[in-house]
């Protein structure tokens, strides 16, 4: 690579370089010379894995030193299927367009596997 599971509506930026792009793909929407993507520095945020406290022990709680990880927008929304509305039609069906719950698929982090 792949596979399993777990989670994803909270949470948290400032400096230096750097120069034009980013927001996985793909349609929208957005951020972006008030300076993008990368790299570096310090802060933080959060508890998924170790440790440590509490617990006979486990669970739970706490903590935040250790391995990640993340610090616009809900994984920015949708995309495939369901299931209510709503518009267009003279009216049903269909069918486009749209609003909303629902699931999925794709992603992403983490543990383990391989």
């Nucleotide at each position: 690579a792949g596979c399993u599971c777990a989670u994803c509506a909270a949470g948290a930026a400032a400096g230096g370089u750097g120069a034009a792009g980013g927001g996985a793909c793909u349609g929208g929407c957005c951020c972006u010379g008030u300076g993008a993507a990368g790299c570096c520095u310090u802060a933080g945020c959060a508890a998924c894995c170790u440790g440590c406290c509490u617990c006979a022990u486990u669970c739970u709680g706490g903590u935040a030193a250790g391995g990640u990880g993340c610090u616009a927008a809900a994984u920015c929304c949708g995309a495939c299927c369901c299931g209510c509305g709503a518009a267009u039609u003279a009216a049903a069906u269909c069918a486009u367009u749209u609003g909303u719950g629902g699931g999925g698929a794709a992603g992403a982090u983490g543990a383990g596997u391989g």

A computed fold for a 114-nucleotide RNA from a Calditrichota bacterium, annotated as SAM riboswitch aptamer (S box leader).
The source organism's lineage runs through Bacteria, Pseudomonadati and Calditrichota.
Of the family's consensus pairs, 94% are formed in the model.
It was read from a public genome assembly, where an Rfam model found it.